[in-house]
RNA sequence: CUCUGAAGAGUCCGUUAUACGGCGCCGUAGGUGAAAUACACUAACUGUGUAGAAGCUCUCAGGCAAAAGUACAGAG
Repeated sequence: CUCUGAAGAGUCCGUUAUACGGCGCCGUAGGUGAAAUACACUAACUGUGUAGAAGCUCUCAGGCAAAAGUACAGAG
């Protein structure tokens, strides 16, 4: 990269309409944060700094009928 499978949450209301706005929601594009731990400095049993994962966290982004898309799984 290709094929297959693949969730969640309003097909709510309004409008100048495939978008915008309002309110309410979702976490599986992406992104934020960060534990154990490791290292360094300081001086003293502490403190500071750096690195540090996720299906966790936040909801910035994205999404909330179907379709499309999606982390992830299998095969090539």
RNAcentral holds the sequence, with entries from Ribocentre. Predicted 3D model of a 76-nucleotide RNA (Glycine riboswitch aptamer) from a Clostridia bacterium. NCBI's taxonomy places the organism under Bacteria, Bacillati, Bacillota, Clostridia. Model confidence (mean pLDDT): 79 of 100.